[in-house]
RNA sequence: CUCUGAAAAAGGCAAAACCCGGGCAACCGGGUGGCGCAAAGCUAAAGGGUCCCAUUGGGACAGCCAGUCUGCCAGA
Numbered sequence: 001c002u003c004u005g006a007a008a009a010a011g012g013c014a015a016a017a018c019c020c021g022g023g024c025a026a027c028c029g030g031g032u033g034g035c036g037c038a039a040a041g042c043u044a045a046a047g048g049g050u051c052c053c054a055u056u057g058g059g060a061c062a063g064c065c066a067g068u069c070u071g072c073c074a075g076a
Stems, first nucleotide, its partner, number of pairs: 002076004012037002017032006035063001041069001042067002047065002049061005
């Protein structure tokens, strides 16, 4: 540097549902929770896709695919 994630260690994240708050909405923030995740870290100003509001404009989602981005452990 590249590939892999069966086992182990240290840890990490947090779906649905419910509660509080924000938003016309998609959806977002906090709490409880834990379905799952080896990038469920970051990016919506690379691109596709889905969704919302309104009419050709504005917005949401990276836990849909993705990326000339960053990174832990172990093995080869």
Predicted 3D model of a 76-nucleotide RNA (c-di-GMP-I riboswitch aptamer) from a Nitrospiraceae bacterium.
The coordinates come from a structure-prediction model, not an experiment, and the mean pLDDT is 80.
It matches the Rfam family "c-di-GMP-I riboswitch aptamer". From the family's description: GEMM was predicted in a large-scale screen for bacterial structured RNA regulatory elements. Gene Ontology term of the family: cyclic-di-GMP binding.